[in-house]
Bacterial small signal recognition particle RNA from a Hyphomicrobiaceae bacterium, 90 nucleotides, folded computationally. Its mean pLDDT, the model's own confidence on a scale to 100, is 77. Rfam family: Bacterial small signal recognition particle RNA. From the family's description: The signal recognition particle (SRP) is a universally conserved ribonucleoprotein involved in the co-translational targeting of proteins to membranes.

RNA sequence: GGCUGGCGGCGGACGGUUCCCCCGCAAACCGGGUCAGGUCCGGAAGGAAGCAGCCCUAGCGAUCAGGAAUCGGGUCGUUCGUCAGUCUCU
Numbered sequence: 001g002g003c004u005g006g007c008g009g010c011g012g013a014c015g016g017u018u019c020c021c022c023c024g025c026a027a028a029c030c031g032g033g034u035c036a037g038g039u040c041c042g043g044a045a046g047g048a049a050g051c052a053g054c055c056c057u058a059g060c061g062a063u064c065a066g067g068a069a070u071c072g073g074g075u076c077g078u079u080c081g082u083c084a085g086u087c088u089c090u
Stems, first nucleotide, its partner, number of pairs: 001087008009078004014072007023061003031056004039048003
């Protein structure tokens, strides 16, 4: 120096888990916004709290196409590190 192998590092593929994205439901216990009607304050103008409804969010469900994180090994690669074997040269 060549070859082979073990271990480690790194990279790929694959698989598991979680989250995000997308979709649906959604505060029947007391989450937020906007609050018709009605209520309250006021002489009035106007103001206040606020039910239903509507919108949103927490949350729940569905999905596994895509993204992220993480884990895994009877997976693949490696111009990286290390150890061992072997061949060869001086």